Overview: The RNA shown here (Bacterial RNase P class A) has 357 nucleotides and comes from Hungatella sp. It matches the Rfam family "Bacterial RNase P class A". Rfam links the family to the GO terms ribonuclease P activity, dimeric ribonuclease P complex and tRNA processing. From the family's description: Ribonuclease P (RNase P) is a ubiquitous endoribonuclease, found in archaea, bacteria and eukarya as well as chloroplasts and mitochondria. The RNAcentral record of the sequence draws on ENA. The source organism's lineage runs through Bacteria, Bacillota, Clostridia, Lachnospiraceae and Hungatella.
């Protein structure tokens, strides 16, 4: 210098002017109001994200259910850990990819039992297409020994062909040709032993291996988990206008010619919980810096700080100026992953290559 891992940080920037939502102060004849309040003006201070997204997990919170069990039904699935928890993270074990740095894996069971395996190929769980032996025959060659054809019957999974797959692999040895039939090494199953909390890894012995092929994000087996809804969850207040009871009025109105009545009418009391309000609501398993303890996740200790909270729902427009010309995207009950999308720009560790000293 040039290709890369892997891990963070920013996410246009600076001013002015006009508006929006919360929250503090004021208004000393501002406006409404008995007060607290509102309203208005006026300052001051704060106001989205790395994902706020998807709504896939997990957990708080909040109401409803619940003796304990089972069945059905979902998730997960080497090992040990962290954590409020978790399908998530740390670390490790196996396996894969890559010269490296490092990345990736739904990684428990295929002797419980059942489907599936296109095409091709003789035969896909059972099988002789070719080939390779042997055996009689049959026909030709030759003096013969014997060789060659041919169709029969038996034996071979060593070699060919086919397939992702052809029933442990490769070597001898055995054989009429061959076969774990036998023998080394490797692989595999069994049991010990030794390291390791373990997954598992090293080695020992033993067994010829019909414990014979791949698929369980195919049924399904086995183990561990798993009550259900969600802030429109739920709590509190609470008008009007129906309804219900008690009490005043009975002067006037309506139905009655007239009285009693009875309806309306004031008041007060209950009641269901609608309009609407108030809480929930953001000080939290928070953030930031340093100290111990651990490989790590992440735990504890001291200092700091307070960082939107709306409800049709604010976070915007405009000019100036710079510049690399500005992506994906907008909180709604709050956190802790996880996936996805994302113009660029920076920072720190490691890697390989070349090439110069």
């Nucleotide at each position: 210098u040039g290709a890369g891992u892997a891990a963070g940080a920013c996410a246009g920037a600076u001013g002015a002017u006009c508006g929006c939502u919360g929250c503090c102060a004021c208004a000393g004849g501002g406006c409404u109001g008995a007060a607290a309040a509102g309203c208005u003006g006026c300052g001051g201070g704060a106001g989205a994200g790395g994902a706020a997204a998807g709504u896939c997990c997990g957990g708080g919170c909040u109401u409803c259910a619940u003796a304990g069990g089972g069945c059905a039904g979902g998730a997960u699935g080497c090992c040990a850990g962290a954590u409020a928890a978790c399908g998530u993270c740390u670390g490790g074990u196996g396996g894969a990819g890559g010269u490296g740095a490092c990345u990736c894996c739904a990684a428990g069971g295929a002797c419980a039992g059942u489907g599936c395996a296109a095409c091709a190929g003789a035969a896909a769980u059972a099988u002789a297409c070719c080939g390779c032996u042997g055996c009689a025959g049959c026909a030709g060659a030759g003096u013969g020994a014997u060789c060659u054809g041919c169709g029969g019957c038996a034996g071979u999974a060593a070699g060919g062909g086919u397939g992702g797959a052809a029933g442990g692999g490769c070597a001898g040895u055995g054989u009429a040709a061959g076969a774990g039939a036998c023998u080394a090494c490797c692989g595999c199953c069994u049991g010990g032993c030794u390291g390791g909390u373990a997954a598992c890894a090293g080695g020992c012995a033993g067994g010829g291996c019909a414990u014979a092929u791949g698929u369980a994000a195919a049924c399904c087996c086995c183990a561990u988990u798993c009550g259900a809804a969600g802030c429109a969850a739920g709590a509190c207040c609470g008008a009007a206008c129906a309804g219900a009871g008690a009490g005043c009025a009975u002067a006037a109105g309506g139905c009655g010619g007239c009285c009693c009545g009875u309806c309306a009418g004031c008041u007060c009391u209950c009641g269901g919980g609608u309009a609407g309000g108030u809480c929930g609501c953001u000080g939290g398993a928070a953030c930031c810096c340093g100290g111990c303890g651990g490989u790590g996740a992440c735990g504890u200790c001291g200092g700091g700080u307070c960082u939107a909270g709306a409800u049709a729902g604010a976070u915007g427009a405009u000019c100036a100026u710079c510049c690399a010309c500005g992506a994906c995207a907008u909180a709604a009950c709050c956190c802790g992953g996880c996936u996805u999308a994302u113009c660029g720009u920076c920072u720190u560790a490691c890697u390989c290559a070349a090439u110069u000293u």